[in-house]
The part of an RNA shown here (small-subunit ribosomal RNA, 5' domain) has 528 nucleotides and comes from an uncultured bacterium.
Context: one part of a larger RNA
């Protein structure tokens, strides 16, 4: 000198864009953060329309008339607890752990998987038994249940069928980098399916390919310590089996006794890694906050279930600690999601608005959900931009400081005169971001009508008005730009280094003047 997720002191006008718990991965009140589909299903409720039904009441000339409730049928619309489907494995947070194939980079899979999506081929036949909801009875303070009855499905289970497919046996061709791979044929055995609808569609099953996403293995690289020198028993390898999507001591039995290490094993400490960021001419050094990629974690430890995908932040089970409820028998919870609270700390924000846009989930769609996201609020925390006026003005005014008392400085500075109006304040107008989807008409494709804005009456434009409302901080001995007076008297104090102060201190304090930067300026901390 540059830099910072900074803090502190003094000061503080505006705007844009960014950014904001670095500490206790400490504990959390409250609200929200993952739902959706009635075009899978049986119900239930509401409303409307049409029909059946006929009570109470009114009237009566006792024949009746009128009146329309309960109940009930059909149709439409709406709502929805439950069964079922898809999604809760994404998005969002944090960096505790991890020195590791975790990450980076380059390869391998002839050792693998892949829901939704795209393309192609083939199919969608015929049956069955349950169960929730519901009703009845019943246990419990609650959380939550139990028994009986009966019911539906795209829930569940057989049967039929099998272009591909799987298993076993066998055969042929081609090829390779070892295990082998690809393709074709034959025999035997095995295995599927689901419907819905406004009749345009859309689902379902099998197979192949693609795309996407993942999984595993390997080469190289990846901090410090030898005041850590030996480490290891599933340990190293083989064989057989199990397990997995898949290879493998991944696991098990048996056999052998190996394997790693001075090119640093093991142990200990520290640490998420990278793209990048800071600095530097570079080499290098330091860092890994924001944004993007990967990994790991979700109160602590362990475990599996479901599923295409998890060993699952807002799922389940067990154990521990903690908090809460309890009728003491038993239960409930997990902010390292967004806000917010306590605590810790030098220190870090609103219990805001909206799904209008982008994106995601569900749905045929309308649409619903979305603390992702878009915005707003707070903080000079950072960067950038703008303003706090411009011109003229010598009687060099007054005041102040100083003085050799003549003057000198402040100083064109002010006042005065002439202008201008950025910003702030006032008034008027007022966006882009929003055209798709949906609807209508026609249909290769196109045309048409109409709706939708949180930000926000914001940005922006125009007008009127007044120099009005807007400057501080640090320094002035040398390094280092900038000097005098007074006070103090080795005191009070200053100080980054040298050093200054003991009676004329340009070094302390104050004043005048000056220098530097400027809505900031200094100090502290850290890195180069």
């Nucleotide at each position: 000198g540059g830099a910072u997720g900074a803090a502190c002191g003094c000061u503080g006008g505006c705007g844009g864009c960014g950014u904001g718990c670095c500490u206790a991965a400490c504990a959390c009140a409250u609200g929200c953060a993952a739902g959706u589909c009635g075009a899978a299903c049986g119900g239930u409720g509401a409303u409307u329309a049409a029909g059946a039904g006929g009570a109470a009441g009114u009237u009566u000339a006792c024949g009746g008339a009128u009146g329309g409730a309960a109940u009930u049928u059909u149709a439409a619309u709406c709502a929805u607890a439950g069964u079922g489907g898809c999604g809760g494995a994404c998005g969002g947070g944090u960096g505790a752990g991890u020195a590791a194939c975790g990450c980076g980079u380059g390869g391998a899979u002839a050792a693998c998987c892949u829901g939704c999506c795209u393309u192609u081929c083939g199919g969608u036949g015929g049956g069955g038994g349950a169960u929730a909801g519901c009703a009845g009875c019943u246990g419990g303070a609650a959380a939550c249940g139990g028994c009986u009855g009966g019911u539906a499905a795209u829930a569940c289970c057989g049967c039929a069928u099998a272009c591909g497919c799987c298993u076993u046996u066998u055969u042929c061709u081609u090829c390779g980098c070892a295990u082998g791979a690809a393709g074709g044929g034959a025999a035997a055995g095995g295995g599927a399916a689901a419907g819905a609808u406004a009749g345009a569609u859309u689902g379902c099953c099998g197979a192949a390919a693609g795309a996407u996403g993942g999984a595993u293995c390997c080469g190289c690289g990846u901090c410090u310590g030898a005041u850590u020198a030996g480490c290891c028993a599933g340990u190293u390898g083989g064989c057989a089996g199990g397990g997995u999507a898949a290879c493998g001591g991944c696991c098990u039995a048996c056999c052998a006794a190996a394997g790693c290490a001075g090119c640093g094993a093991u142990c200990a400490g520290u640490a998420g890694c990278c793209g990048g960021c800071c600095u530097g001419a570079g080499a290098g050094g330091g860092c890994g906050g924001a944004c993007g990629g990967c990994c790991a974690c979700a109160u602590u430890g362990g475990g599996a279930c479901u599923g295409a995908g998890a060993c699952a932040c807002g799922g389940c089970c067990c154990a521990g600690a903690c908090u809460c409820c309890u009728a003491c028998g038993g239960g409930a919870g997990g902010c390292a999601g967004c806000a917010g609270u306590g605590g810790g700390g030098g220190a870090u924000a609103u219990u805001g608005c909206a799904c209008a846009a982008u994106g995601g989930g569900g749905g045929a769609a309308a649409c619903c959900c979305u603390g992702a996201u878009g915005c707003a609020g707070c903080g000079a925390c950072g960067c950038c931009g703008c303003g706090u006026g411009a011109g003229u003005g010598a009687a060099g005014a007054a005041g102040u400081a100083u003085u050799u008392c003549g003057g000198u400085a402040u100083g064109u500075a002010a006042a005065g005169c002439u202008c201008u109006a950025u910003c702030a304040g006032c008034a008027g107008g007022g966006a882009a971001g929003a055209a798709a989807g949906g609807c209508c008409c026609u249909u290769u494709a196109g045309g048409g009508a109409g709706a939708u804005g949180a930000c926000g009456g914001u940005a922006c434009c125009u007008g009127a008005c007044u120099a009005a409302g807007a400057a501080g901080c640090c320094c002035c001995g040398g390094c280092u730009a900038a000097c005098u007076a007074c006070g103090u008297g080795c005191c009070a104090g200053c100080a980054g280094c040298c050093g200054c102060g003991g009676u004329a201190a340009u070094a302390c304090g104050u004043a005048g003047g000056g220098g530097g930067c400027a809505a900031g300026c200094g100090u502290u901390a850290u890195c180069c």

The coordinates come from a structure-prediction model, not an experiment, and the mean pLDDT is 86.